[in-house]
RNA sequence: CGCGGGGUGGAGAAGUGGUAUCUCGUCAGGCUCAUAACCUGGAGACCGCCGGUUCGAAUCCGGCCCCCGCUACCA
Numbered sequence: 001c002g003c004g005g006g007g008u009g010g011a012g013a014a015g016u017g018g019u020a021u022c023u024c025g026u027c028a029g030g031c032u033c034a035u036a037a038c039c040u041g042g043a044g045a046c047c048g049c050c051g052g053u054u055c056g057a058a059u060c061c062g063g064c065c066c067c068c069g070c071u072a073c074c075a
Base pairs, nucleotide, nucleotide: 002070003069004068005067006066007065010024011023012022013021018055026042027041028040029039030038048064049063050062051061052060
């Protein structure tokens, strides 16, 4: 310098145009002498940022930021 992949609740992942899902964690309750395990329920992300397209965008398009990998040149 170029190419590719990625950024989504506290953590890890899914979601390729129609009101964002799962696992773990967390909180409350149940069970237990008690803890763990197990069961039930709740809270928690507007999807890296800005714009565009669209009736409608996490998803498509453009720009920018950050992370990972590969690669070129110089020394």